[in-house]
RNA sequence: GGCAGGUCAGGCAGUCGCGGAGGAGGCAUCGCCGACUUCGAGGAAAGUCCGGACACCACAGGGCAAGGUGGUCGGGGGACCGACCCGGGGAAACCCGCGGGAAAGUGCCACAGAAAUACACCGCCGAUGGCGCUCGACCACGUGGAGAGCGCACAGGCAAGGGUGAAAUGGUGCGGUAAGAGCGCACCAGCGUCGCGGCGACGCGGCGGCUAGGCAAACCCCACCUGGUGCUAGUCCAAGCAGGACCGAUGACGCGGCCCGUCGAGGUCCAGGUAGGACGCAAAGAUGGAUGACUGCCCAACGACAGAAUCCGGCUUACCGACCUGCU
Numbered sequence: 001g002g003c004a005g006g007u008c009a010g011g012c013a014g015u016c017g018c019g020g021a022g023g024a025g026g027c028a029u030c031g032c033c034g035a036c037u038u039c040g041a042g043g044a045a046a047g048u049c050c051g052g053a054c055a056c057c058a059c060a061g062g063g064c065a066a067g068g069u070g071g072u073c074g075g076g077g078g079a080c081c082g083a084c085c086c087g088g089g090g091a092a093a094c095c096c097g098c099g100g101g102a103a104a105g106u107g108c109c110a111c112a113g114a115a116a117u118a119c120a121c122c123g124c125c126g127a128u129g130g131c132g133c134u135c136g137a138c139c140a141c142g143u144g145g146a147g148a149g150c151g152c153a154c155a156g157g158c159a160a161g162g163g164u165g166a167a168a169u170g171g172u173g174c175g176g177u178a179a180g181a182g183c184g185c186a187c188c189a190g191c192g193u194c195g196c197g198g199c200g201a202c203g204c205g206g207c208g209g210c211u212a213g214g215c216a217a218a219c220c221c222c223a224c225c226u227g228g229u230g231c232u233a234g235u236c237c238a239a240g241c242a243g244g245a246c247c248g249a250u251g252a253c254g255c256g257g258c259c260c261g262u263c264g265a266g267g268u269c270c271a272g273g274u275a276g277g278a279c280g281c282a283a284a285g286a287u288g289g290a291u292g293a294c295u296g297c298c299c300a301a302c303g304a305c306a307g308a309a310u311c312c313g314g315c316u317u318a319c320c321g322a323c324c325u326g327c328u
Base pairs, nucleotide, nucleotide: 001328002327003326004325005324006323007322008321010298011297012296013295014294015293016292018040019039020038021037022036025033026032027031042305046316047315049314050313051312052311053310054230055229056228057227066226067225068224069223070222071084072083073082074081075080085099086097087096088095089094100221101220105219106218107215108214109213121162122161123158124157125156128155129154130152131151132150133149134148135147138144170188171187172186173185174184175183191208192207193206194205195204196203197202234279235278236277237276243270244269245268246267247266251263252262253261254260299303
């Protein structure tokens, strides 16, 4: 110098003020005032990303669909934590990774390029076949002819080299060939398989045929998980108006004295439930929201980011700085 982890987030005193709870006592009791005591933001109270508590609604069982998660193991679950594996970065400590499957299938791969899992533009070759020219053993001497050489690039062969591209049938070298090519060989990379080690992801070694591009945050496949809505959840009490049941004046009406029927001021009870209130709700805690200001001293420092709203755990994001521990 670097890396990782942790702690603090100005402190003390005084004065004034604000909110909640309790409350001696006072006013004269529906209630109001109130000495005094006590409590009063954070590491993130934030984002609301994940899980849970809690609440209401829904719900036979199984499957499909839909959504989510995704290296392995463990933590009951997790997108969190720990350890490890693989890949990348770093000299190292350590850091980063949306890290299952691309030999199940489908799809896509811009521009450029001939061709984007398919090809032949330039190029190389033309061994073989074809065509042309020259020579020509031999002979029956002809428009014969085995064969040889040269040329053309017609049939064709190649994918080495050039060129395009993020990517073109693995890389380097030697051999090989007409030219070439895993065609052969050595090493490397990749794949498969066997053995060993590991719970596992995986690692090491042997063998094999030589090849299999990328994208799954495209569909899809595999494994696992998943009811919905959130404190404006919800629960309780409950005016007024309207509703229901019963009673109902020695009341009114039906020719009305009895019975019966209708009406009826008023009364009692009932259910749901609006306004409203309470609970949910906390040793901060409202439902227009308190948690502050000033002075003095101290600190290397004038002190960042920021402010609760049902609660808890995790993650992420913001942050002046100071200190401590370990490692390199």
Bacterial RNase P class A from uncultured Paraconexibacter sp., 328 nucleotides, folded computationally. The source organism's lineage runs through Bacteria, Thermoleophilia, Solirubrobacterales, Paraconexibacteraceae and Paraconexibacter. Its Rfam family is "Bacterial RNase P class A". Rfam classes the family as a ribozyme. The model forms 94% of the base pairs in the Rfam consensus.